[in-house]
RNA sequence: GCAACGUUGGUUCAGUGGUAGAAUUCUCGCCUGCCACGCGGGAGGCCCGGGUUCGAUUCCCGGACGUUGCA
Numbered sequence: 001g002c003a004a005c006g007u008u009g010g011u012u013c014a015g016u017g018g019u020a021g022a023a024u025u026c027u028c029g030c031c032u033g034c035c036a037c038g039c040g041g042g043a044g045g046c047c048c049g050g051g052u053u054c055g056a057u058u059c060c061c062g063g064a065c066g067u068u069g070c071a
Stems, first nucleotide, its partner, number of pairs: 001070007010024004018054001025043006047063005
């Protein structure tokens, strides 16, 4: 330099053109003599810009960062 893939709560991963789900984390409550376990409520996210579309996290283009391969 070229190519492919990826970027989603604090962390690890799903997911789809119609306002995103799980685990874990944090927090509050219940349970317990206390802690732990368990149960329930809440908090927390689509890398950035543009385009297409009635509607974009999803499709397209560009950029940034990372991983891999080639040179």